């Protein structure tokens, strides 16, 4: 100090989360020791038991108990002296239970209920007060009485306790005396101060005291003065939240008087007055003890108030007083209440928020310990007693600090474990073993502190001669045999926890398979999980480690330090103006703010610095600074402030000029519209995408004239004008307001802003009364549509208009508050001035555009700032819930203003970028459309698919890009499927070991066959060793068309043979990214040219390759045959030839090269020339970056998973060929451009040895017999359409050939399921095919035949090739489909098959209302009213004093009543939120298919629609 998370990516805004520190903590796992600290945060809940406040005999009467002494009696012993034990008596002594009295019990200790307060903190004040014990000073203590407890006697009661009687003491209680310097009153007088006043002196009067004890030293007592200490009271300032708490208050505020108090005071009372507090927050409600301090933070701040210290409050709850120096009293009293206990039922007792302890509550917090040794306290003269204060110990890793669990050596590195590419390597790891060393700690034993100072007493010295002071000595230790020291022996007694996807240090294997689970945030898990669980390893910390909770930090995310408001959340709709805040120049005075000096205070402890003591640290302790504050005091005078005087620049006034849709009122005008009347006129008008509703023969629309009505004002008209904003538009008048300019006359800071307040405020809407032409929510009808509560059409009410009143909101927008100042330029325009002018430089005030600097996240803003400053106001703090609920105020209502929470999400959002998309735009292309030709869709058949069926109908392919596809050929085989029968080293192959001697062939038997079995013959090579081969057994490797194409390789389809896809360097941008690749022209083309912050380059395009078309050269067999011979019925048949055709090699040729026109160029164009070919000459091969998780694990390969007497393998049979049906692709047809018959003609490419097969012969034919020739330019094969002639004559036919019957041929082990072909017979549908749809632009379509692969044969009408004959049409790019480039919008990025809104239905959650029900709180009124203080009475008691008793005021508590505030609950009800796959629509995002949105009104299942005004987002 930052990091993660919104996006495809980017920048910003903004929230959420993490890393740090802390704790009186708790929980989980683990645990060796010590020091120091801490330890009920919850129930101020209830408490058993013990202890926590007594002491004094030197105050008193006394003597129960203890000890002594004396005396008596008894027993025992006896050294006879006496001793021991027991009993009784004696207060005689030591002492002392209970009692009277004194002092203490108001301290110490606990807790935080209450309290928002002079409670606390801080600083002052008391001229308005008290103060026991302590200290100092002064004075005094004379006399005389009285009562009572204990004790004793008697009584009541279960008890607690109480009652009656008799006696008695005191330092108990009175009385008399004495007394002033005390108190009070009066008078005279002085001094001082702070208003009331304070204080001194003098005089007179009134009034008030005491206690004894004694060891004779003293202690104690009374009065007064003073000190110290402690307390009481008052004031300034500071000290929570809520304004959805705005008014509160009757002793309330003040005065006079009286009472009361230690003292002031409405503290209380009587009378008088009506004040007092409050937006600088009264009153109310809620919460809370305050401070020193503690945690965090750089600080400012924020949070906390446990331990320790100070103050306050409280002591079961509420009230009250008594005693006392002090209490309204924790371990006192009285009363009331609740609760608990005892009880004989009549009555009693109690108060742990003291120390321990118990129960309960809770996540959670300790021993019913020891001692008064030390410190402190009470009492006492003292010894001493008491002291759960205190000092110690015990429990707890609760925290902080410290120590240890060993140290050194020890390998190419053991064992084990784990991982891997596995003969081996890596990791654990110098780790272990092993060797040497050490002994903190632990164990055993020995020693062993300091804390202790002094008391009584004793010695000495001093002395004021005292029970004085000093000094020396001098008993006492709970903790504790502890701390500490020493000795012995031995590595011995001692390591865990969390984490390892990123943030965040640390990685692999197995298991699991959106399961189980993890998770602080983002997020992991659906078969290869570094994220779950386990193992190994690693990392971090370490006697601890993690988790949870809470606080601060990070968070500048409430911003004083230190934020913002055009579009992200945020400028009030606008003005006027109150309080408040801020305020021009100059002189002077004061000194409130301000500044610096001094004094006081700011407790100690804590924290910081320097030391010291525990071995060190934590800890403890000495000193210092600090404590930023408050008070007081003498100063300064710059600034602010206050006062006074002056100034003119701000502001205002004046005079003059000119300006405008500025406002209010009144009058006038024309056009248009509608209506009425009349005329002309006739069949339609109107309306729409097209229609219909509607109007019209009762005469519309149209047209002419006249009349009326209401509303709005064309042109001018404009990024023109005016106004504070809303808004304002025909013309004229009246009244009113205003900025501006010029002049510089007047005033002299009069100013700016502005919480509340007041006023204005579009449209819709409301009320009352008018008006009503147009338009027009609602409504009605017609259309559209799946529907159409809409868009469109025809009507149409409120409204739209006026007057008066209300309402007070808009995208009331420049989404930009007001005012003032400053800052670089240019260009328009409006109003002034600028000597004359409508010219012009310039200048002032408005209004608009472009840019510099600067600012900004960017878009953009830019003197009219969103720049740089100053002042004031308003507003914001994640999204949703929600501008909602409740409350309050306003309103006739609609509604407006103010304005939450629970709950929920990790985002929501702004600007810009790249894509994709658009029922956006522009340009361009393609058999894309159009123009044509021929088909498909109808029929029959073939074939593929779906579906169905089945034992099985194996599997895959499924929009384009599956469906005559994998398959270029399923009768068996193939074959993967089904049924049945077999085998298990296996159907094939390799290695090792052992055994056998065979292998193999022939024949027989069983069986459906595989297979089994029998018989006969019977190894090879080698001289041998041995090798080879086969069979069997064992074993290691098998085998799988089983799964995953979403783990993969390879291959393929498609976009698409579309023209695109990128890179380097440079430049631009914060960045994603852009530029280049855009623009203009051109091209089939990112093809090229020009231009250009780009310059170049790569993959694609093109070319290079093959083939066809022309020519040349070379070569000449099997091809060819012109010339010369030979020969034949005929034929290159033959000799020969190398001319031609052809064959097959090498070349040539075409490049817009030439010409005209257009163009800068690239290029275009011309029925141009030439040429075999002309603008890419035709065809092929060739497929950029990528897309579709496209296809294929069944072609092959391959990771992982699965099966192993079976999911492997062999065999027989069946199936893949089923058949109501649906679809695709084809074949044949429906005929005369034809069928049939006869005759005649012309190809190319390819194939052939288990092959092609000639001639000839047989058969109607398929074919059979036959076997010449041919491994091929040699042999094998009739091309057909065509042409010629004849026939048929429009019909289900001489078309068409399905289907079926019969008879055959061929292949093959075998044609039943299930082959092809032939002959005879049969002769179905079909007469040109609905919506729709396919192919093709030239040697193409159409049509005709031929060949080949596979193959025994063939279901081939398929596929791949070959040639023959050989067209039509293209105006053109509006539209459909697909594609390319540029641009635009976007809420899409899984990218429009996108996103997304609302109702309804289901589940869950929190919440509002709700007839009510219930519960708590604080007040008010009335009734009742305990104890108690005070007052009064006091007939009873008493001699009296006085008391009992009674009454009154006040008053806790109780009861009743009406309201108020809050909580819980409530049938039902309202909306809201959340939830993988529900329903209805499609409102929004693109022109979202009717642009959207804002306010308002009406309507509708719902999103929403429509009207009206506004905005551009």
């Nucleotide at each position: 100090a930052g990091a993660g998370u919104u996006u495809g990516a980017u920048c910003c805004u903004g929230g959420c989360u993490c890393a740090g520190g802390a704790u009186g903590a708790a929980c989980g796992c683990u645990a060796g020791c010590g020091g120091c600290a801490g330890g009920c945060u919850u129930a101020a809940c209830a408490c058993a038991u013990g202890c926590a406040a007594g002491u004094c005999g030197a105050g008193g009467g006394g003597c129960a108990g203890c000890g002594g002494a004396u005396a008596u009696g008894a027993a025992c012993c006896u050294u006879c002296g006496g001793g021991u034990u027991c009993u009784u008596a004696u207060g005689c002594c030591g002492g002392c239970g209970a009692c009277c009295g004194g002092c203490g019990c108001a301290a110490g200790g606990g807790u935080g209920c209450g309290u928002a307060a002079c409670g606390c903190g801080u600083g002052a004040g008391c001229a308005a007060c008290a103060u026991g014990c302590c200290c100092g000073c002064a004075u005094c203590a004379g006399g005389g009485g009285g009562a009572u407890a204990a004790u004793c006697c008697g009584g009541a009661g279960a008890a607690a306790u109480c009652c009656g009687g008799u006696c008695u003491a005191a330092a108990c209680c009175g009385c008399c005396a004495u007394g002033a310097u005390g108190a009070c009153a009066u008078a005279u007088u002085g001094a001082g101060g702070c208003a009331u006043c304070u204080u001194g002196a003098u005089a007179u009067g009134u009034u008030u005291a005491a206690a004894u004890u004694u060891u004779c030293g003293a202690a104690g007592g009374a009065u007064g003065c003073g000190g110290a200490u402690u307390g009481g009271c008052u004031c300034g300032c500071g000290u929570a939240a809520c304004a959805u708490u705005a008014g509160a208050u009757a002793g309330a505020u003040g005065g006079u008087g009286u009472g009361g108090u230690a003292a002031c005071g409405g503290c209380a009372c009587a009378c008088c007055a009506u004040g007092u507090c409050g937006a600088c927050g009264a009153u109310g409600u809620u919460u809370a003890g305050g401070g020193g301090u503690c945690c965090u933070g750089a600080g400012a701040g924020g949070g906390a108030g446990g331990u320790c210290c100070c103050c306050c409050a409280c002591a079961c709850u509420g009230g009250a007083a008594c005693u006392g120096a002090g209490a309204c009293a924790c371990g006192g009293u009285c009363c009331a209440g609740a609760c608990u206990c005892c009880u004989a039922c009549g009555g009693g007792a109690g108060g742990c928020a003291g120390c321990a302890g118990u129960g309960a509550g809770g996540a959670a917090u300790a021993u019913u310990g020891g001692a008064c040794a030390a410190u402190g306290g009470a009492u006492g003269g003292a010894a001493a007693u008491c002291u759960g204060a205190u000092c110690c110990a015990g429990c707890c890793a609760u925290g902080c600090c410290g120590c240890g669990u060993g140290c050194a050596g020890g390998a190419a590195g053991a064992c084990g474990u784990u991982c891997c590419u596995a003969u081996g390597g890596g990791a654990u790891g110098u780790a272990a073993a092993c060797u040497g060393c050490u002994u903190u700690u632990g164990u055993a034993c020995c020693g062993g502190a300091g804390c202790a100072a002094u008391a009584a007493g004793u010695g000495c010295c001093a002395u004021u001669c005292g029970u004085u002071g000093g000094u020396a000595u001098g008993a006492u230790g709970a903790g504790a045999g502890u701390a500490c020291g020493g000795u012995a022996g031995g590595a011995a007694u001692a390591a865990g926890c969390a984490u390892c996807g990123g943030c965040u240090a640390a990685c692999u294997c197995c298991g699991u398979g959106c399961c189980a689970g993890c998770a602080g945030c983002c997020g992991c898990g659906g078969u290869a999980a570094u994220a779950c669980g386990g193992g190994g390893g690693a990392u971090g910390c370490g006697a601890g480690c993690g988790u949870u909770a809470u606080c601060c930090g990070g968070a500048u995310u409430u911003a004083u330090u230190g934020g913002g408001u055009u579009u992200a959340a945020a400028g009030g709709g606008u003005g006027c103006g109150u309080a408040g805040g801020c305020g021009g120049c100059u002189a002077u005075u004061c000194a409130a703010g301000u500044c610096a000096g001094u004094g006081g205070u700011g407790a100690a402890a804590u924290g910081c610095c320097c030391g010291u003591a525990c071995u060190a640290a934590a800890u403890a302790u000495g000193g210092g600074a600090a404590g930023u504050g408050c008070c007081a005091u003498a100063g300064a005078a710059a600034c602010u402030g206050a006062g006074u005087g002056g100034c003119u620049g701000g502001a205002a006034u004046g005079u003059g000029a000119a300006c405008g849709a500025c406002g209010a009122c009144g009058g006038c005008g024309g056009a248009a519209u509608g209506u009425g009347u009349a005329g002309u006129g006739u069949a339609g008008c109107g309306g729409u995408g097209a229609a219909a509703u509607g109007c019209a023969u009762a005469g519309a629309u149209a047209u002419u004239a006249c009349a009326c009505a209401g509303a709005a004002c064309a042109c001018c008209g404009a990024u023109a004008g005016a106004g504070a904003a809303g808004u304002c538009a025909g013309c004229c008048g009246u009244c009113g307001a205003g900025a501006u300019c010029a002049c510089g006359a007047u005033u002299g800071a009069c100013g700016c802003u502005g919480a509340g307040g007041c006023a204005c405020g579009a449209g819709a809407g409301u009320g009352u009364g008018g008006g009503g032409a147009u338009c027009g929510a609602a409504c009605a009808g017609g259309a559209u549509u799946a529907g159409a509560u809409a868009c469109c059409c025809u009507g149409g009410u409120a409204g739209u208009c006026c007057a008066c009143a209300c309402g007070g909101u808009a995208a009331a927008c420049g989404a930009u508050g007001a005012u003032a100042a400053c800052u670089u330029a240019c260009u328009g325009u409006c109003g002034g001035c600028g000597a004359u002018a409508u010219a012009u430089a310039g200048u002032c005030g408005g209004u608009a555009g472009u840019a510099a600097a600067g600012c900004g996240a960017a878009a953009g803003c830019g003197a009219u700032a969103a720049g740089u400053u100053a002042u004031c106001c308003a507003c914001c703090u994640g999204g949703g819930g929600a501008g909602u609920a409740c409350g309050a105020c306003c309103g006739c209502a609609a509604g407006g203003u103010u304005g939450a929470a629970a709950c929920u999400c990790a985002a929501a959002g702004g600007a810009a970028u790249u894509g994709a998309c658009g029922g956006g735009g522009g340009c361009c292309c393609g058999c894309a459309c159009a123009a044509g030709c021929g088909g498909a869709g109808g029929a029959a058949c073939a074939u593929g698919u779906g579906g169905u069926u089945u034992a099985a109908u194996u599997c895959g392919a499924u929009g384009a890009u599956a469906c005559g596809c994998g398959a270029g050929g399923a009768a068996c085989c193939u074959u993967a499927c089904c049924c049945g029968g077999g085998c298990u080293c296996g159907a094939a192959c390799g290695g090792u070991a052992c055994a056998g001697g065979g292998a193999u062939a022939u024949g027989g038997a069983a069986g459906a066959g595989a297979u089994u079995u029998c018989a006969u013959a019977g190894c090879u090579u080698g001289u041998a060793a041995a090798a080879g081969u086969c069979u069997g057994u064992a074993u290691c490797g098998a085998g799988g068309u089983g799964c995953u194409g979403c783990a993969u390789g390879g291959u393929u389809g498609u976009c698409g043979u579309c023209a695109g896809c990128u890179c380097g360097u440079g430049c631009c941008g914060u960045g994603a990214g852009g530029u280049g690749u855009c623009g203009g022209c051109u091209u089939a083309a990112g093809u090229g040219c020009c231009a250009u912050a780009a310059c170049g380059a790569g993959c694609g395009c093109a070319a290079c390759c093959c083939u066809c078309a022309u020519c040349u050269a070379u070569a000449g067999u099997u091809a060819c045959c012109a010339u010369c011979g030979a020969g034949u019925a005929g034929c290159g048949u033959u000799g020969g030839g190398g001319a031609c055709u052809c064959u097959a090699u090498a070349g040539a040729g075409a490049c817009u090269g030439c010409c005209g026109c257009c163009g800068u160029a690239a290029g275009g164009u011309g029925u141009g020339a030439g040429g075999a070919a002309g603008g890419u000459g035709g065809g092929g091969a060739u497929g950029a970056c990528g897309u579709c998780a496209a296809a294929u694990c069944a072609g092959c390969a391959c990771g992982g998973c699965c099966c192993u007497u079976a999911c492997g393998u062999c065999c027989g049979g069946g199936g893949c060929g089923a058949c109501a049906c649906a679809c695709g692709u084809g074949u044949u047809a429906c005929a005369a451009u034809g069928g049939c018959a006869u005759g005649a003609a012309c190809a190319g490419a390819g194939a052939g040895g288990g092959a092609c097969g000639a001639a000839g012969c047989g058969g109607c034919g398929a074919c059979g017999c036959g076997g010449a020739g041919u491994a091929a330019a040699u042999c094998u094969a009739u091309a057909a359409a065509u042409c010629a002639u004849g026939u048929c004559u429009c019909a289900g036919u001489u078309c068409g050939g399905a289907u079926u019957g019969g008879a055959g041929u061929c292949u093959g082990c075998a044609a039943c399921c299930c082959g092809a072909c032939u002959c005879c017979a049969u002769g179905a549908a079909g007469u040109u095919g609905g919506a729709u749809u396919c192919g093709c632009u030239a040697g193409u379509a159409a049509u005709c035949g031929c060949g080949c692969a596979u193959c025994a044969g063939c279901c081939a009408u398929g596929g791949c090739g070959c040639g023959g004959u050989g067209a039509a049409u293209a105006c053109g790019u509006u539209c459909c489909c697909g594609g390319g480039c540029c641009u635009u919008g976007u809420a899409c990025a899984c990218a429009c098959c996108g996103c997304c809104c609302g109702u309804c239905a289901a589940g869950c959650c929190a919440u509002g209302g709700g007839a009510g029900u219930u519960u708590g709180g604080g007040g008010u009124g009335c009734c009742u009213g305990a104890a108690g203080c005070u007052c009064g009475a006091g007939a009873c008691c008493g001699a009296a004093a006085g008391g009992a008793u009674c009454g009154a005021u006040c008053a806790a508590g109780g009861g009743c009543a009406a309201a108020c505030c809050g909580g819980a609950u409530g049938a039902c009800u309202g909306g809201g939120g959340c939830u993988a796959a529900g329903u209805c629509g499609u409102a929004a995002c693109a022109a979202g298919g009717u642009a959207g949105c804002c306010g308002u009104a009406c309507c509708g299942g719902a999103a929403g629609g429509u009207g009206u005004g506004g905005c551009u987002g």